[in-house]
Model confidence (mean pLDDT): 83 of 100. Predicted 3D model of a 1493-nucleotide RNA (small-subunit ribosomal RNA) from a metagenome.

RNA sequence: AGAGUUUGAUCCUGGCUCAGGAUGAACGCUAGCGGCAGGCCUAAUACAUGCAAGACGAGCGGUAAUUCAAAUAGCAAUAUUUGGACUAGAGCGUCGUAAGGGUGCGUAACACGUAUGCAAUCUGCCCGGAACAGGAGGAUAGCUCGGGGAAACUCGAAUUAACACUCCAUAAGACAGUGGUGUGGCAUCACACAGCUGUCAAAUCUACGGAGGUUCCGGAUGAGCAUGCGGAUGAUUAGCUAGUUGGCGGUGUAACGGACCACCAAGGCAAUGAUCAAUAGGGGAACUGAGAGGUUGAUCCCCCACACUGGCACUGAGAUACGGGCCAGACUCCUACGGGAGGCAGCAGUAGGGAAUAUUGGACAAUGGGUGCAAGCCUGAUCCAGCCAUGCCGCGUGCAGGAAGAAGGCUUUCUGAGUUGUAGACUGCUUUUGCCAGGGGAUAAAAUACGGGUGCGCCCGGAAUUGAAGGUACCUGGUGAAUAAGCCACGGCUAACUACGUGCCAGCAGCCGCGGUAAUACGUAGGUGGCAAGCGUUGUCCGGAUUUAUUGGGUUUAAAGGGUGCGUAGGCGGUCUUCUAAGUCAGUUGUGAAAUACUUCAGCUUAACUGGAGAGGUGCAAUUGAUACUGGAAGACUUGAGUACUGAUGAGGUAGGCGGAAUGGACGGUGUAGCGGUGAAAUGCUUACAUAUCGUCCAGAACACCGAUAGCGAAGGCAGCUUACUAAGGAGUAACUGACGCUGAGGCACGAAAGUGUGGGGAUCAAACAGGAUUAGAUACCCUGGUAGUCCACGCCAUAAACGAUGAGAACUAGACGUUGAGAGGGUAAGCCUCCCAGUGUCGCAGCUAACGCGAUAAGUUCUCCGCCUGGGGAGUACGGCCGCAAGGUUGAAACUCAAAGGAAUUGACGGGGACCCGCACAAGCGGUGGAGCAUGUGGUUUAAUUCGAUGCAACGCGAAGAACCUUACCUGGCCUUGACAUGUCGAGAAUCCCGAAGAGAUUUGGGAGUGCCGCAAGGAACUCGAACACAGGUGCUGCAUGGCUGUCGUCAGCUCGUGUCGUGAGAUGUUGGGUUAAGUCCCGCAACGAGCGCAACCCUUGUCCUUAGUUGCCAGCAUUAAGUUGGGCACUCUAAGGAGACCGCCGGUGACAAACCGGAGGAAGGUGGGGAUGACGUCAAGUCAUCAUGGCCUUUAUGGCCAGGGCUACACACGUGCUACAAUGGUAGAUACAGAGGGAAGCCAACUCGCGAGAGGGAGCCAAUCCCAGAAAAUCUAUCGUAGUCCGGAUCGGAGUCUGCAACUCGACUCCGUGAAGUCGGAAUCGCUAGUAAUCGCAGAUCAGCAUUGCUGCGGUGAAUACGUUCCCGGGUCUUGUACACACCGCCCGUCACACCAUGGGAGUUGAUUGCACCAGAAGCAGGUAGCCUGACCGCAAGGGGGGCGCCUACCACGGUGUGGUCAAUGACUGGGGUGAAGUCGUAACAAGGUA
Repeated sequence: AGAGUUUGAUCCUGGCUCAGGAUGAACGCUAGCGGCAGGCCUAAUACAUGCAAGACGAGCGGUAAUUCAAAUAGCAAUAUUUGGACUAGAGCGUCGUAAGGGUGCGUAACACGUAUGCAAUCUGCCCGGAACAGGAGGAUAGCUCGGGGAAACUCGAAUUAACACUCCAUAAGACAGUGGUGUGGCAUCACACAGCUGUCAAAUCUACGGAGGUUCCGGAUGAGCAUGCGGAUGAUUAGCUAGUUGGCGGUGUAACGGACCACCAAGGCAAUGAUCAAUAGGGGAACUGAGAGGUUGAUCCCCCACACUGGCACUGAGAUACGGGCCAGACUCCUACGGGAGGCAGCAGUAGGGAAUAUUGGACAAUGGGUGCAAGCCUGAUCCAGCCAUGCCGCGUGCAGGAAGAAGGCUUUCUGAGUUGUAGACUGCUUUUGCCAGGGGAUAAAAUACGGGUGCGCCCGGAAUUGAAGGUACCUGGUGAAUAAGCCACGGCUAACUACGUGCCAGCAGCCGCGGUAAUACGUAGGUGGCAAGCGUUGUCCGGAUUUAUUGGGUUUAAAGGGUGCGUAGGCGGUCUUCUAAGUCAGUUGUGAAAUACUUCAGCUUAACUGGAGAGGUGCAAUUGAUACUGGAAGACUUGAGUACUGAUGAGGUAGGCGGAAUGGACGGUGUAGCGGUGAAAUGCUUACAUAUCGUCCAGAACACCGAUAGCGAAGGCAGCUUACUAAGGAGUAACUGACGCUGAGGCACGAAAGUGUGGGGAUCAAACAGGAUUAGAUACCCUGGUAGUCCACGCCAUAAACGAUGAGAACUAGACGUUGAGAGGGUAAGCCUCCCAGUGUCGCAGCUAACGCGAUAAGUUCUCCGCCUGGGGAGUACGGCCGCAAGGUUGAAACUCAAAGGAAUUGACGGGGACCCGCACAAGCGGUGGAGCAUGUGGUUUAAUUCGAUGCAACGCGAAGAACCUUACCUGGCCUUGACAUGUCGAGAAUCCCGAAGAGAUUUGGGAGUGCCGCAAGGAACUCGAACACAGGUGCUGCAUGGCUGUCGUCAGCUCGUGUCGUGAGAUGUUGGGUUAAGUCCCGCAACGAGCGCAACCCUUGUCCUUAGUUGCCAGCAUUAAGUUGGGCACUCUAAGGAGACCGCCGGUGACAAACCGGAGGAAGGUGGGGAUGACGUCAAGUCAUCAUGGCCUUUAUGGCCAGGGCUACACACGUGCUACAAUGGUAGAUACAGAGGGAAGCCAACUCGCGAGAGGGAGCCAAUCCCAGAAAAUCUAUCGUAGUCCGGAUCGGAGUCUGCAACUCGACUCCGUGAAGUCGGAAUCGCUAGUAAUCGCAGAUCAGCAUUGCUGCGGUGAAUACGUUCCCGGGUCUUGUACACACCGCCCGUCACACCAUGGGAGUUGAUUGCACCAGAAGCAGGUAGCCUGACCGCAAGGGGGGCGCCUACCACGGUGUGGUCAAUGACUGGGGUGAAGUCGUAACAAGGUA
C1' cells in the first nucleotide's frame, strides 16, 4: 500500500467481497510447563445452607456455666448454700451500622464531564487555639412475680443503675433583636470595633500512666445548592405550559429558590427543534485509524442511581438507610387456621435461562476499616490458594555428525528413476522441562505493646513474639533423549500439487465460482505451505470505504438542479476615515485527579507484569496587551442598485370590435348512377335523386402566404386586422438618491395538456362505444360512423421528456463568421466602411471532461447563497399527516431479494435500416425432378440378427472402386484358452510330404516317407510341437481427450504484421476516400511508410506456327498390293522434346496528362483465350477412435480366437438419387459412314467351326503407336407402322438354357421362347445449365472368380436457345447507420394465468403493554387542628399550670377502581399487491424503422 467481481474487450460510475487489528467471547480438533491478568455480556429471574458488622465491663445494673475456698446433709458418690476469681449470652448506654462490598433497573436529567460561584450553606470522628465542668432530681429496661398466645411475641404489678434523661447556677463566647462608627466590595451587601436587651453548656471512668465531656473560633475532610459550556436518535412527534412565567408577603430548609402557600399580573418555552416517542447509567478511558474521526463503556479509578415492587417517614453529623422501621402489593415458607416469618444486584453455592462464564477453599500474616486506654475482637474488604489455553508473555518437545541416498509409502515415461530425505537407523554431545533427593524458613516484619525524645508528621533504643500462601520461589546433586505436536490450508484473490475415488451425484464455497468420466476447487492418500500449545470456524467493532467527503465527493448523459418567479428569517456583501476590541492573534496565571498512553531509568534470569522520574494533555477560566482583517458605533463617497428625461423595439398581457378563405349544414337550380374508402375490400351515403356543380343563407372554430438557427415573456407560453388599458427589457443623457445589494429554508403567486364543478356553445376533430376489414386470434394498427371533450365565462386541479435533461447572482479568461434592436465615428450622389452596448446562433484556442462533448450564452478559473444525490429491485409503493368535489397530488419508509444495475466509447454480429457491387441469385431460355414401373440409398417397422457409421445446405447410387462362402464387424449353434499374431525362457523334434478313419466343419486320431544349412563340433540360425509366466488380442466406449485426413462458407477477396502516429484505454490509422478491376487488380489522394499469407503469375492440358527426330506412325510424288501390304520418302498428318506467339503491344475515343474502359487493325488466338491443379486468417466442440495412429476407461476360459449355417438382400409405408418410358424429331427391319481415350499375362483373345443366342470349341498374335478387347452409337439412305395403351412401353410371371465359382435355395449375371402391368408428359413445390455449354448418342476403365450397357470416373460424336436488366427471392463483399445482441436475431426479452415457498399491507375484531384526561377511593406517615382520655422530672403550700402522649378530624398521598382517548406490539376468517423458484400455459409489448418510431 491494495486486490477480486458488471464487458467479447475498454474507460468510468457504483455496490458487494477479501487480505489487517481487536475481543469479558463461544464452537470443533488438539494439548508439555511456568509467570501475569481475566472469568453470568442472557432472567434487576427465584433462592436451600453457611458466612459477609460489630466493638466497648476503663459508661451501667447485674450474672449462667467454670474454678477455688468454706459451710450444711450424707458412710460415700453427690446435692444445696455462701464468698472470691474469671466473666459468656441477654439488657440500658456510647460509637459504628450512611463506610467497605454488589448491580446498571431507572434516568436524556445540572445525571455526568469541564469551568466557575455560594456576600445563600452544613460538616461526627481528626488537628490547632480560647474558655470551662458548681449543684439538684425523677424515671426506665433488665431481673423477679403473675396473665395471654401454637408460635412470633405481648400485657400487668413490684423493684433498680448509668458518661441514659431533667432542672438550677456560671457565660469567655455563640445566637437573636436594636441603633452607631469605620473599612471594603460584586447589585442584594460583607467585615471590624465599641454599646444595650434576651436565650443557651458540661460526665464521668481509671490499673493513677491516662481516657473521656461542654462552649466558641479556625483548619482539614466530606456533603449540599446554583450557573455557563459539552456530548444520542426520530418532524411519518409542531406546537407545549395554570404553580405554568414573574411580583409582593409568608411557610419551610443547614441553605437560595414556586420548593410550598395566599394575593396580583399574563406571562414562559419552541424551527439554533419545545412537547412527545423510543433508546441509554455518565466520565477517566478501551479498540481501531496516518490523522480527523468511528465504535465501545468488561476488568481498574471518579461520579450517579438502585437494593423483591410501590409509598412513607423516624433516628442521626450524615439516610429517605442492601444484611433498620411502618404500610400496601406479588411471591415463598411455618401454623394448633386464630395468626406469623422472609428478601444473595455481599462471598461461596443451587435451580432456571443460555452458545456461554469458576470453589458451598485458607487466613486475618500483610494493607485497610470498625471498636476499645489497651491486649484484643470483628472484617467473604483484602491477601492467598483452587478451576478454566479465556487472553498476553516466556520456555521446551533436543543438538552435531551421518548416503547403503536403507526399508516402507507416494508418483512414474515402469524395474529404471524421482520424492519423502540427513529425515530414520547408527555415532557422539547436552539436560532446560519432568522425576528422585538435599538445601532454602531468604524477603515481604517491623511496628504495636515497653522506655525515651519530639518540631507531634513522627523519631530513637534494646528484649521477646508473630507467615495463610508454603511440601512456595530460588539453589545444588542424581537420572536419562529420556516425559512432551498439533491445527488449518494448497483454483484466483493468497504462501503451498500430484495420484486415486466420485461423475451436476455426494459435496465445497468469504467473493468470483467448482462437480455432467482424465476435478491442482468434492472425498482420501502422498507431498508442500502457514501458524504453533495452539490452530481453525462463527459472532461483533474499527480499518481498507475519499462508500456521508471538516480534512476529503458529487449533480447535461452514470443516483442527483426545485416547473417558474416574488419574498420572510438566515447566510454573504462596494470605496475612504475615526473610535471600539466581540471574533482573531500573542504573553502570563490557575486548572485539566490517579491509573492508562508517550519518553526514559529501574526490579523480577528475559518478557508480559510492576515501580520511579519526565514531557504532553489540541480544553475551560482568569488576566495583560496588539488592531491588519471580520463584527459594532459615527461620518463621508459613487463605480453596485434604483429614479428621472429622450427617441425607438417586439406573436408580452387584458378587454372590445371587424374580416376573408376553408369546413359542415339548410333551401333552391342544373344533372345522373354511382359516391366514398382501401394494400385489396367492406361497413357507410345514394333513384325518397346522392357525389359533382351554381346561387342564397346559417353556425362554430382556427387564422394560409408574410414566417425566419426571427422577436417577446420569469417559466408555462404568445401569430388575421384594429381600438383602449397595461407591463417589460435594451440604448442614450449623466440630472437625482447614496450600498438602498445578492441568494433565499418556510411562505405567497403564476403554472401546458388532460381531468373536474356550474352555466353557455357545439362547425371540425375525436377517447369511450358501434360496425366493416385484417388475422390463428385482433378487445389494435386500416376504414365508416360517433359521445364526452376540444370553444367561452367563473371556480378547482398543480402535474409533464414543465428539457438546454445544464439553479440564481458576480468577476476574469484567444479568435472567426452570421443575425435582431439601438447608438457612435468616417465617408459618399448612392451603395458603404469601422467601432461599441444588449440579445440570439455556428465553428473553434487554452482549459475542463469517463468519454461523448462544453468552450465569454462554459460543462473553463474563482466567490456567495439555495435545492438535491449515496448500489439495483421492492417503490415513488405501504402506513400516517397535509391539500383536493373527485381523479389524485405532496411528504415518504421497511421486511425481503440480487451481485450486480448503470454511463460513454470500441470491435463484431444482426436489422422486415441506407448506399454501392458480385454470383445460373432472380429474370430470359433449354431440359428435368415431383405422377408410373424398376434400380439404388435412407428413415420406419420387423427380426435371433436384419453389424456399424454418415442426418439442413455440407447425410440419403454416402464409407462400399462391386455382401452367394470369404469379405463380416451381426445372430444361432459347436469348439480353443499364452491363444490366429509379436518378443523373451525351458524341453523335444529338421522342415516338409503322402495315405487313411470319425465329424457339418473347426478338430480329433492312426500309419508311412524324410533328414537338410553353418560350425572352432559345444552348439547355432530358420521352422514345427509341448510347458509355465510376463503378455498377446478387442471393428469394445469416448471424434466433446487427440494426431492425421476431409467437408463447408469459397477460388469469396479477403486476413494480418513491423515501425510510426492518434486515443487514458479497448482500439484506430495503414485496409478508409475518388476512380478502376474478375480480384485489397491497379492509379491518384491521404499520418502514414513498408511487409507477409491470399489474388495474379510460375505448373499441366488444349488451340497456331517453327526447329529437331522419323518406328510400331504418315503417303505428296515414283513403283507395287486385296490392303501404306511392300520398296522408297519423312513434304504432310501424327507422335514427343525444345522454342515462338498475346503484352492493352499499335491506332482512335473517353478519363484527371493516371489506372483503366470502349471501338478498330493485325492475328490461329484479344483483353485472365478455354479447361485443370492450386483453397489465406478462420468458422461450424462439422465428419471420421470402423483406413491408420493414439491418451484414458473397459474386457481377459471372453467384448479375444476358430468353424458351420443364417443375416447385412426382410416389407404395410415415407423420402432422396437415378434408369426406362409414355412415343411419329418416334418404334421396327435392312443397308451404309465417321471417333477419342483406355485396358491386356492366373491377361486381352483374332481368323475359322458349332449354336437362334448367351456361349462353346479352337488356337494365330500381343509384355503392346505393331496384336487383341473393338462391332462405336446417334447420324445418313430405304421400307413399314398412322395416334391406338398401339409394331409405344417394357415391369411382372412361366418355361428352357449359358457362364463364373467348392457351392447360384435363401441370394449372381446373361441368353432364348412365351407373358405384356403401370404409364397418354405429371398438383403444390423444386433442380441443373451461359458454348463446344445444355440437351442427346454411344465407348472405355477401376473394383472384380462371377455380378453395374441404371452407380462412379473418364472419353469422344451430334450440337442449341437466351441474358432487357438488377425492382424482387437466395448467398456473398465494402462503406455507413441503429442496437437493451456478444452462445452474437435459431439473439434478447415483457406481462397475465397455473404451482410451491417467503416476507409484507388492508381486515369484522381479539389479547396485551404503556400513557393522557376526568372522577371515586384513601393504608402507613409527616404537618395542621382538637371540644374526648392519659400524664414522672419544671413552677406552685395546694387547687392547678407548663410541657408531653393517646384518640379523633383535615390537607397531601401509594396501591386499587370506574369512564373515555392516544400510542405500540402480537394475533385474525378473508383479501391486495411484491419477491424468488424447473425446461409449465397464452401471446409477442420493448431492443433494428423491432415490423404501428